Context: one part of a larger RNA
RNA sequence: GUCAACGAGUUAACGUCGUGAGCAGAGCCUAAGCUCCCACGAGCAAAAGCGAAGCGAAAGCGAGUCCCAACUGGGCGUUAGAGCAACGGCAACGUUCGAAACAAGUUCACGACGUUAAACCCGAAACCGAGUGAUCUAGCCAUGGGCAGGCCGAAGGCCGUUUAAUUACGUCCGAAGGGCCGAACUCGUACCUGUUGCAAAAGGUUGAGAUGACCCGCGGUUAGGGGCGAAAGGCCAAAUCAAACUCGGAGAUAGCUGGUUCUCUGCGAAACCUAUUUAAGUAGUCCGCCGCACCAAUUUCGUCCGUGGUAGAGCACUGGACGGGCGAAGGGGCCUUCAACGCCCGCUGAGCCCGACCAAACUCCGAAUGCGGCCCCAAACAUGUGCGGCAGCCGCACUGCGAGCGCUAACGUCCGCAGUGGAGAGGGAAACAACCCAGACUCCGUGCUAAGGUCCCCAAGUCUAAGCCAAACGUGAAAGGAGGUCCACCCUCCCAGACAAUCGGAAUGUAGGCUCAGAAGCGGCCAUCAUUCAAAGAGUGCGUAACAGCUCACCGAUCUAGAGGUUGGGCGCCGAAAAUGUACCGGGACUAAGCUUAGCACCGACGCCGGAGGUGCGACCGACCGUGCCGCACGGUAGCAGAGCGUCCCGGAGCCGCAGAAGACGAUUUGCAAAACCCGUUGGAGGCUCCGGGAGUGAGAAUGUUGAC
Numbered sequence: 001g002u003c004a005a006c007g008a009g010u011u012a013a014c015g016u017c018g019u020g021a022g023c024a025g026a027g028c029c030u031a032a033g034c035u036c037c038c039a040c041g042a043g044c045a046a047a048a049g050c051g052a053a054g055c056g057a058a059a060g061c062g063a064g065u066c067c068c069a070a071c072u073g074g075g076c077g078u079u080a081g082a083g084c085a086a087c088g089g090c091a092a093c094g095u096u097c098g099a100a101a102c103a104a105g106u107u108c109a110c111g112a113c114g115u116u117a118a119a120c121c122c123g124a125a126a127c128c129g130a131g132u133g134a135u136c137u138a139g140c141c142a143u144g145g146g147c148a149g150g151c152c153g154a155a156g157g158c159c160g161u162u163u164a165a166u167u168a169c170g171u172c173c174g175a176a177g178g179g180c181c182g183a184a185c186u187c188g189u190a191c192c193u194g195u196u197g198c199a200a201a202a203g204g205u206u207g208a209g210a211u212g213a214c215c216c217g218c219g220g221u222u223a224g225g226g227g228c229g230a231a232a233g234g235c236c237a238a239a240u241c242a243a244a245c246u247c248g249g250a251g252a253u254a255g256c257u258g259g260u261u262c263u264c265u266g267c268g269a270a271a272c273c274u275a276u277u278u279a280a281g282u283a284g285u286c287c288g289c290c291g292c293a294c295c296a297a298u299u300u301c302g303u304c305c306g307u308g309g310u311a312g313a314g315c316a317c318u319g320g321a322c323g324g325g326c327g328a329a330g331g332g333g334c335c336u337u338c339a340a341c342g343c344c345c346g347c348u349g350a351g352c353c354c355g356a357c358c359a360a361a362c363u364c365c366g367a368a369u370g371c372g373g374c375c376c377c378a379a380a381c382a383u384g385u386g387c388g389g390c391a392g393c394c395g396c397a398c399u400g401c402g403a404g405c406g407c408u409a410a411c412g413u414c415c416g417c418a419g420u421g422g423a424g425a426g427g428g429a430a431a432c433a434a435c436c437c438a439g440a441c442u443c444c445g446u447g448c449u450a451a452g453g454u455c456c457c458c459a460a461g462u463c464u465a466a467g468c469c470a471a472a473c474g475u476g477a478a479a480g481g482a483g484g485u486c487c488a489c490c491c492u493c494c495c496a497g498a499c500a501a502u503c504g505g506a507a508u509g510u511a512g513g514c515u516c517a518g519a520a521g522c523g524g525c526c527a528u529c530a531u532u533c534a535a536a537g538a539g540u541g542c543g544u545a546a547c548a549g550c551u552c553a554c555c556g557a558u559c560u561a562g563a564g565g566u567u568g569g570g571c572g573c574c575g576a577a578a579a580u581g582u583a584c585c586g587g588g589a590c591u592a593a594g595c596u597u598a599g600c601a602c603c604g605a606c607g608c609c610g611g612a613g614g615u616g617c618g619a620c621c622g623a624c625c626g627u628g629c630c631g632c633a634c635g636g637u638a639g640c641a642g643a644g645c646g647u648c649c650c651g652g653a654g655c656c657g658c659a660g661a662a663g664a665c666g667a668u669u670u671g672c673a674a675a676a677c678c679c680g681u682u683g684g685a686g687g688c689u690c691c692g693g694g695a696g697u698g699a700g701a702a703u704g705u706u707g708a709c
Base pairs, nucleotide, nucleotide: 001709002708003707004706005705006704011117012116013115014114015113016112017111018110019109020108021107022106023105027050028049033044034043035042036041054061055060064076065075066074067073085096086095087094088093120259121258123256127249128248129247130246131245132244138222139221140220141219143217144216145215146214147212149181150180151179152177156173157172159170160169161168185209186208187207190205191204192203193202224241226236227235228234262644263643264642265641266640267639273284274283275282276281287392288390289389290388291387292386293385294384297383298380299379300378304373305372306371307370312365313363314362318359319358320357322355323354324353325352326351329348330347331345332344333343334342396421397420398419399418400417401416402415404413405412426437427436428435441613442612443611444610445609447608448607452603453602454601455588456587457586461600463599464598465597466596467595468594474590480574481573484571485570486569487568488567490565491564492563493562501558502557503556504555505554507531508530509529512526513525514524515523537552541550542549614634615633616632617631618630620628645698647695648694649693650692651691652690653689654688655687656686663682664681665680666679669676670675
């Protein structure tokens, strides 16, 4: 891992509700106990309980009662309308609904849910109690054992010399030491190997101690919030220590994770609000399902009436803020012996005026959408409301629009309105929950369409008409840049000759003045006149040390028809760099098969239509029961409701079986399905049907349990 078997809402009591049944129109019912019994059950038992009356805290009173001194009052009760009902109408009246009379309960069974119990199943880490452990290891006690060899040579001493000396020196003797080197022994420093190992801690090399606080044997002792510890949270035997192990309390608790077993049918959510030692939980509401009641009260469209302060706009208020004018006041200055007065200012400046603005917490104004209402019309097989039972949900996501926060960042965050996903398949967007189209009961179809498409991949136009693009733009991007190109309006020059090109001229006073070594059109400063002319600047640029030289403006000639420019618009260009390989059209490719505009045709979905069938709900025919026919509906998670299949056992009534039961293997057939009948082979003794009843009743998942392979 696979296969097989096992594996999870049970039981009891109490409560609420529903369904069925008994009794009852004020009742219903027994409990313990006793009696009978074939031990299944029956009878007796009416105490108690529920109901029949409420109100008050209570005493208590009672169809009333409580508050109160007391209600003409109020609370909770009693009673309960037949026309004192509802709607329309001025009314008459019409329409709708609608009872047959004080009052209904109670007991049992079944089902659903709740509460208390382990309470759907498995799962902690832990807590407490009683015990078992010091054969490992830590300390201690008692008794024993072990340490090759070599080295150093303390104290002390003999002798000699020396000293005042018990001083000093020398040779020798001596043998101290948590002394030195190094085996056994003990340890475990570094690296390597090993890492499904030789080994759940080893092996190799290297290393530390090795007469000591040394090492070892045997026996004993200290015990779990306790011991022991040269102290590492270390060790406390059986691979377990920040509190050992065993059993028990015990099925601890787990707002957490995982799992929870057959089928079909109808409907179908929420991820919000309020509260919470609350935020992944829970409770009440919202939204769902089922039942009962009411019976248009509901929803949508339109007219009309009303509501509001948003968008926009505005500056009338509150504030902000730009320019200008007037300008009180302040400041500075002059004057003054000091002041005051007066005068002046280019500084500040309230306020007013003119012009032009800004605002979520401004408004003289003010929409659209929204919201409320009368009436009318239309549609809907049913929406709405109330009550009761049962839920789930209270982690939401994206897109569009309106705001806040953020960077008008985020597949960001938080509200509001809507949609989709969630719980939604199908077609399109290459692929792509949330985008576009469209809501799948089943099968069928050269049927029609939506979005989107129609050269090939790939179904359908190489369709029609007009224009644009040259960038493979289309098929990625900004500020900004540009004689790309097309269109439109306008301005200027032009046959008295424009624009471009070519040829020629471009002078004189004068080298203007100043400055300066120099400054002559052309370093700088100032001025920028006049003359001759067809025209020519006191000079546009290059150039020289300064001149010179070249050139331009300007003029003439040659040539001959348009030239130059502003603005707006369409489509393009540049701006444009990334990591595996083209790689920013899905691809091929395309100059349309690109873009704009207009048009026709076609393709295209589980949409629509047509045919057949199934189921649910409703209606009709029809005459009692079954078929026919018609209409509408049938995506679905959590969840609610309904109908069934199958397993084991029991009761009642039947039946099958050695002429072959159950079981096993296989084929056909039936049923929407769970499943079922029958047949063949095997098997060799029990089994089945109908009507009921009861459950240890359905496995694919739980790192499920056990077994097999």
Predicted 3D model of a 709-nucleotide part of an RNA (large-subunit ribosomal RNA, domain II) from Candidatus Hodgkinia cicadicola. Lineage of the source: Bacteria > Pseudomonadota > Alphaproteobacteria > Hyphomicrobiales > Candidatus Hodgkinia. The prediction has a mean pLDDT of 83. Its Rfam family is "Bacterial large subunit ribosomal RNA".